This is a predicted structure of a 73-nucleotide RNA (transfer RNA) from a bacterium. The sequence is in RNAcentral, with records from ENA. It matches the Rfam family "tRNA".
């Protein structure tokens, strides 16, 4: 330099062929307990890497850029 893959909650990952973002773990609170843990219940937490485009509607499609990984030379 070229080709391919990936980027979504603190972490690991979902999200059907475009229909308006969720799970597990973790965190907070409550119940329980002498206290804690465990268990159960509830809750908080997101500019979906950045900037544009297409569309009634984009995490998903198109363009550019950034980062990480793999490959070719």
């Nucleotide at each position: 330099a070229c080709g391919g893959g990936c980027g979504u909650a603190g972490c690991u990952c979902a999200a059907u062929u475009g229909g308006u973002a969720g799970a597990g773990c973790g965190c907070u609170u409550g119940u329980c307990u002498c206290c804690a843990a465990a268990a159960c219940a509830a809750g908080a937490g997101g500019u979906u890497g950045c900037a544009g485009g297409u569309u009634c509607g984009a995490g998903a499609c198109c363009u550019g850029c950034c980062g990480c990984c793999c490959g070719u030379g």